Predicted 3D model of a 574-nucleotide part of an RNA (large-subunit ribosomal RNA, domain V) from a Patescibacteria group bacterium. Its mean pLDDT, the model's own confidence on a scale to 100, is 82.
[in-house]
Context: one part of a larger RNA
């Protein structure tokens, strides 16, 4: 040094499983006061379904009665016709009984009575209940028919018994069962939905417009960059015409003050434009005051800005008006926010269609109103949640472990040196600040890896690095000696042992010259454990209606791999 053989198992991000965690997307199971739907319930109506009575109701039809403003013999309900009508078949009057009633009457029936009563005429907005029709209002009885209750009833119907069957008998009974409908209930079942953006994801917040900074002196520009406003007001706060000058500061002045109103000088635009803010405004766009409605219809030359749809400005006809002597000014407001495309149903209008006519319908054009459709360029009229029982399809486009990067924080040095140390800044310690290093905590980013780089602590086995905890060497010292402190040089060597905890780590005991600090994939699981964390079960608390959740707490819980190849430890051959 070759080769072979036996071993170990560090390392080939070894095998092995298209990563269960996490996210994106998609389906499953399951909840529920998500939506929507149904089975099933429970109520009505109606068919199967007759018949009586009795209460209360509607409608109709019949009989009787009733109807009072004032003046008026008086209780005059409307309209007609009308000069007569009623009465020995008993008028008027008296007596008595029922009914009404506004207490004065009215109406009927009985009984005496024995021959008369009313109307035409005055009074009345209207004339006779002298008589006849008709008809309205209230009240009573009488009939029809309907409708609810309650009671019955037996012949459907249904239930027992029998019977070979036809049946019988008994009980129940228009109920109940049954079919149709309507309505309410219905996670019992089902089918779906449950945004997005995001220095992972989830909580939290945002989403549409106006303003200013970022924004790099045209225009535009991003961010979970810094700040603020809108989701409307005003019939004058518009339009036209004339006029006017705010505000502060000092001085003077009764009540009067720091600040009211009254002079005066200075400044010059700092007031004021409804409101955010930024432009802009004295010729005023501020402020007053007069007349007024251009806060008009039909266009519109040419132009901003945009993907596109929206969105701006507009010169100039034409009509008709307001202001103004006009000349001219007005198609809202100093300007820039003050919003929402389609459909969809209603709404108002039409000299349009179209249904065989048409007063009816449905179309169509025109106009306006209904959207926190605010997820604001709007999905459908219509919608939350769980999953650790979970599944797929993808990601290292993106989290949690190691590792990179970086150093906020963290650890070590260094420079000044207020100060502490009796004096004395530096034996020792150092405030406020400043300058570097390490890459060891917590963090920031998300760059290898999700077709898998196995996670805490223990054992086992270590290598290293010095910023050294023992031993060595040395300087200061606030070193008398001992025993300290605190720097410097040094990594050869060494750095127990128990008890509790899963514990790293702390806290106890007992020791030692000491019982160091970090790095090695917080060394080491193809090298053991598997106590913890972090699957299925399960129970407690606190959360939630729940399904189920908790860096809550508790009991349980499958740790494979024969080593190719490098490395290393032996042997043996050459």
């Nucleotide at each position: 040094c070759c080769u072979g053989c036996g071993g170990c198992u560090a390392g080939a991000c070894g095998g092995a499983a298209a990563g269960a965690c996490c996210c994106c997307g998609g389906a499953a199971g399951c909840u529920u006061u998500a939506c929507u739907g149904u089975a099933g319930u429970u109520u009505g109506a109606u068919a199967u379904u007759g018949g009586a009575u009795u209460a209360u109701g509607g409608u109709u039809u019949u009989c009787a009665a009733u109807g009072c403003g004032u003046a008026g013999c008086g209780u005059a309900g409307u309209g007609g016709g009308g000069a007569g009508c009623c009465u020995u078949c008993g008028a008027a009057g008296c007596a008595u009984c029922a009914c009404u009633c506004u207490c004065g009457g009215g109406u009927g029936g009985u009984g005496u009575g024995g021959a008369g009563g009313c109307g035409c005429c005055a009074a009345u907005g209207a004339a006779a209940c002298a008589c006849c029709c008709a008809u309205c209002u209230u009240u009573g009885g009488g009939a029809a028919u309907u409708a609810u209750a309650a009671u019955u009833c037996u012949a459907a119907u249904c239930c027992u018994a029998u019977u070979u069957a036809c049946u019988u008998a008994g009980g129940u009974g228009a109920c109940a069962g049954u079919g149709u409908u309507a309505a309410a209930u219905g996670g019992g079942c089902a089918g779906u939905u449950u945004a997005a953006g995001u220095g992972g994801g989830g909580c939290a917040c945002u989403u549409u417009u106006c303003u200013c900074c970022u924004a790099a002196a045209g225009a535009g520009u991003a961010a979970u960059g810094g700040a603020g406003a809108a989701g409307u007001u005003c019939a004058a706060a518009g339009g036209u015409u004339g006029g006017c000058u705010a505000g502060c500061u000092u001085c003077g002045g009764a009540u009067g003050g720091a600040a009211a109103u009254c002079g005066a000088a200075g400044c010059g635009a700092u007031a004021g434009g409804g409101c955010a803010a930024a432009g802009c405004c004295a010729u005023a766009a501020g402020c007053c005051a007069g007349c007024u409605u251009u806060a008009c219809u039909g266009c519109a030359a040419g132009a901003c800005g945009g993907c596109u749809a929206u969105g701006u400005c507009g010169c100039g006809c034409a009509g008709u008006u307001g202001g103004g002597a006009a000349a001219c000014c007005a198609g809202g407001a100093c300007u820039u926010a003050g919003u929402g495309a389609a459909c969809c149903g209603a709404c108002u209008u039409g000299u349009u269609u179209u249904u065989a006519u048409a007063g009816a319908a449905a179309a169509c054009a025109a106009g306006a109103a209904g959207a926190u459709c605010a997820u604001c360029a709007g999905c459908c009229a219509a919608a939350a949640g769980c999953u650790a029982c979970u599944c797929c399809g993808g990601g290292g486009a993106u989290a949690a472990c190691a590792g990179g990067c970086u150093a906020g924080u963290a650890g070590a040095g260094c420079c000044c040196g207020a100060g502490a140390g009796u004096c004395c800044u530096u034996a020792u310690c150092g405030a406020c600040g400043g300058c570097u290093c390490u890459g060891u905590u917590c963090g920031g980013c998300a760059c290898c890896u999700c077709g898998a780089u196995g996670u805490c602590g223990g054992c086992u086995c270590a290598a290293c690095a010095c910023a050294u905890c023992c031993u060595g060497g040395g300087g200061g010292u606030g070193g008398a000696g001992c025993a300290g402190c605190u720097c410097c040089c040094a990594a050869g060597g060494g750095u127990u042992c128990u008890g509790c905890u899963g514990u790293u780590c702390g806290c106890a005991g007992a020791u030692u010259a000491a019982a160091g600090u970090g790095u090695u994939a917080c060394g080491u699981g193809a090298g053991c454990u598997g106590g913890g964390u972090u699957c299925a079960a399960a129970c407690c608390g606190u959360c939630g209606u729940g399904a189920g959740a908790c860096a809550g707490g508790u009991u349980g819980g499958u740790c494979c791999c024969u080593a190719u190849c490098u490395a290393c430890c032996g042997c043996a051959g050459g």